[in-house]
A computed fold for a 91-nucleotide RNA from Rhizobium sp. SG_E_25_P2, annotated as Glycine riboswitch aptamer. The source organism's lineage runs through Bacteria, Pseudomonadota, Alphaproteobacteria, Hyphomicrobiales and Rhizobium. It matches the Rfam family "Glycine riboswitch aptamer". About the family: This family represents the bacterial glycine riboswitch. The sequence was found by an Rfam model in a public genome assembly. Of the family's consensus pairs, 90% are formed in the model.
RNA sequence: GCUCACCCGAUGGGAGAGCUCACUGCAAGACAGUGGCGCCGAAGGAGCAACAGCCCCGGAAACUCUCAGGCAAAAGGACCAUCGGGCGGGA
Repeated sequence: GCUCACCCGAUGGGAGAGCUCACUGCAAGACAGUGGCGCCGAAGGAGCAACAGCCCCGGAAACUCUCAGGCAAAAGGACCAUCGGGCGGGA
């Protein structure tokens, strides 16, 4: 120098689902707060098939749950791409 995985940073992309009901507030709004009902999955969290183990403890996801979060826009956002850096492996 090449290549692979992971981590960090920058830039770009990035879905779903209530203009719902009641009360309260005033700046009077697609407003905010509290509660009810309905709904969404892609922060985070939890569950498990093969397999492993067998006294117990293990075990992936975009699957399942919906605790948390969210349901105009903005923000957030799993994940993807490019660039830079770090660390480890391979030829």